RNAcentral holds the sequence, with entries from ENA. This is a predicted structure of a 74-nucleotide RNA (transfer RNA) from an Actinomycetota bacterium. It matches the Rfam family "tRNA". It is annotated as a transfer RNA. The coordinates come from a structure-prediction model, not an experiment, and the mean pLDDT is 81.

[in-house]
RNA sequence: GGGCCGUUGGCGCAGUUGGUUAGCGCGCUUGCAUGACGCGCAAGAGGUCGGGGGUUCGAAUCCCUCACGGCCCA
Numbered sequence: 001g002g003g004c005c006g007u008u009g010g011c012g013c014a015g016u017u018g019g020u021u022a023g024c025g026c027g028c029u030u031g032c033a034u035g036a037c038g039c040g041c042a043a044g045a046g047g048u049c050g051g052g053g054g055u056u057c058g059a060a061u062c063c064c065u066c067a068c069g070g071c072c073c074a
Base pairs, nucleotide, nucleotide: 001073002072003071004070005069006068007067010026011025012024013023019057028044029043030042031041032040050066051065052064053063054062
C1' cells in the first nucleotide's frame, strides 16, 4: 500500500426485507426478605447505535469518507 471483518448502556452480545417504544445477559441503584452477608423476589437508572456527510417520508440497518481494533496478502 491492497483486501476482508468488527465498532450498539460499565462489560459481553442480539437487532439477518429500512418502519411503532433499540433489546438480552452480567453488573449497578432502591425496596422486600435475613441477626447480617450472599442467594432469591419486585421495581428502577443508564444508549442521540465510533465521528462526519449523503440517500429516503423514514437510517443502528443503504451509500461515501475518516478514526480505532483484528485477520490476510504484498